Predicted 3D model of a 408-nucleotide RNA (Bacterial RNase P class A) from Lautropia sp. The model forms 92% of the base pairs in the Rfam consensus. Rfam family: Bacterial RNase P class A. The family's RNA type in Rfam is ribozyme. Gene Ontology terms of the family: tRNA processing, dimeric ribonuclease P complex and ribonuclease P activity. Rfam describes the family as follows. Ribonuclease P (RNase P) is a ubiquitous endoribonuclease, found in archaea, bacteria and eukarya as well as chloroplasts and mitochondria. The gene name in the source record is rnpB. Its mean pLDDT, the model's own confidence on a scale to 100, is 78.
RNA sequence: GGAGCGAGCCGGGCGGUCGCCGGGGGAAACCCCGGAGGAAGGUCCGGACUCCAUCGGGCAGGAUGCUGGCUAACGGCCAGGCGCAGCAGGCAGGUCCUCGCGGGCAUGCUCAGGGCGACGGAAAGUGGCACAGAAAACAGACCGCCGGCAGGCGCUAGCCCGUCGGCAAGGGUGAAAAGGCGAGGUAAGAGCUCACCGCGCCGCUGGCGACAGCGGUGGCACGCCAAACCCCAUCCGGAGCAACACCGAAUAGGCACGCGCGGCCGACGUCCUCGCGGACGGGUGGCCAGGGCGCCCUACCGAGCGUGCGGGUAGGUGGCUAGAGCCACCGGGCAACCGGUGGCCCAGAGGAAUGACCGUCACGCCCCUCGGGGCGGACAGAAUCCGGCCUACAGGCUCGCUCCCACC
Numbered sequence: 001g002g003a004g005c006g007a008g009c010c011g012g013g014c015g016g017u018c019g020c021c022g023g024g025g026g027a028a029a030c031c032c033c034g035g036a037g038g039a040a041g042g043u044c045c046g047g048a049c050u051c052c053a054u055c056g057g058g059c060a061g062g063a064u065g066c067u068g069g070c071u072a073a074c075g076g077c078c079a080g081g082c083g084c085a086g087c088a089g090g091c092a093g094g095u096c097c098u099c100g101c102g103g104g105c106a107u108g109c110u111c112a113g114g115g116c117g118a119c120g121g122a123a124a125g126u127g128g129c130a131c132a133g134a135a136a137a138c139a140g141a142c143c144g145c146c147g148g149c150a151g152g153c154g155c156u157a158g159c160c161c162g163u164c165g166g167c168a169a170g171g172g173u174g175a176a177a178a179g180g181c182g183a184g185g186u187a188a189g190a191g192c193u194c195a196c197c198g199c200g201c202c203g204c205u206g207g208c209g210a211c212a213g214c215g216g217u218g219g220c221a222c223g224c225c226a227a228a229c230c231c232c233a234u235c236c237g238g239a240g241c242a243a244c245a246c247c248g249a250a251u252a253g254g255c256a257c258g259c260g261c262g263g264c265c266g267a268c269g270u271c272c273u274c275g276c277g278g279a280c281g282g283g284u285g286g287c288c289a290g291g292g293c294g295c296c297c298u299a300c301c302g303a304g305c306g307u308g309c310g311g312g313u314a315g316g317u318g319g320c321u322a323g324a325g326c327c328a329c330c331g332g333g334c335a336a337c338c339g340g341u342g343g344c345c346c347a348g349a350g351g352a353a354u355g356a357c358c359g360u361c362a363c364g365c366c367c368c369u370c371g372g373g374g375c376g377g378a379c380a381g382a383a384u385c386c387g388g389c390c391u392a393c394a395g396g397c398u399c400g401c402u403c404c405c406a407c408c
Stems, first nucleotide, its partner, number of pairs: 001404010012361007020035006037379001041390002044388005049240004061236005066080005081119001082117003089110004094105004120231002125229002127225003142171002144167006151160003179197002182194003198220001199218008244318004254309006262288004268281005290301002325344008363376005
């Protein structure tokens, strides 16, 4: 210097003009100060805070699930263990180029760093294992291999067919075929026996622990699935700032008290009467008294009107931004994080402000008469507040690891 992999950070700067929201000053005109993000987003987890019955116990239900630590808490973070896949590198055999040294290519094994993992329990019980396959968990003879008997051919080895048995080696199916591989052994085979590896059990050593290493022992018993039911351990009461608290109209409704509910006409109804007629009641309607604002007029109401109390609504105020806060330094810790000292105040709207334009500088691209000119800037946008996770993002910067090349 280049390539690959993996982390972290920034996300335009300065100035001016006109507005918008909040705060302060002023009698006013007006002046001063502050005004989005790394995700303010999705609302997926966890908390603070508030109310619900004094929230304590249990059932049901839900969540989490290797170990240790951090934290207010977490399904988050840090450190570690184990497993899986695997880049660079290394090794092995193969192949190609080369006289050779050596190099290229693909394959296999191993695999630093880095990546991924719902990573408790399958010897508590229940259940499942598609398709294919003879057989899928009390294993299993389809093709095979071996032996006995009977028959045929050959009549030497052997071959064919039938039947009765043995065998899990080989083939084939499958995601998976009941330890792997090699040797011995056998009629053929088989943990039947043995070495190595794997697995179970026991012990020792190291580690807080997950676990690792070593030794002994068992011939293998215990296939896979709990993101099937289930079991075990731990945690969780519910609703949410439209929580909640205070103030509180008009109208309607509730309670209490006071005043009032009068007069005339009258359709009509009932009763008495043979009938004329009479008596009683009187919806609806009409007129008057009466009511409203101190008075008058008009319209209207005309049986209700007035006063007080209390609850709720509209509306207003608080909650509402000084906090698990931010920055610097020091100390502890591998780290997440914790402690100390000093400094700072950093949006608080409520149908909801945070905008628009201009100049200049920096960055990127284009044009070009080399002096300049033009264009562009992502994702997105607070709403009670914090800790996380996840998702989106133009462009730019920094760091770590590995390998290659060059130089000293």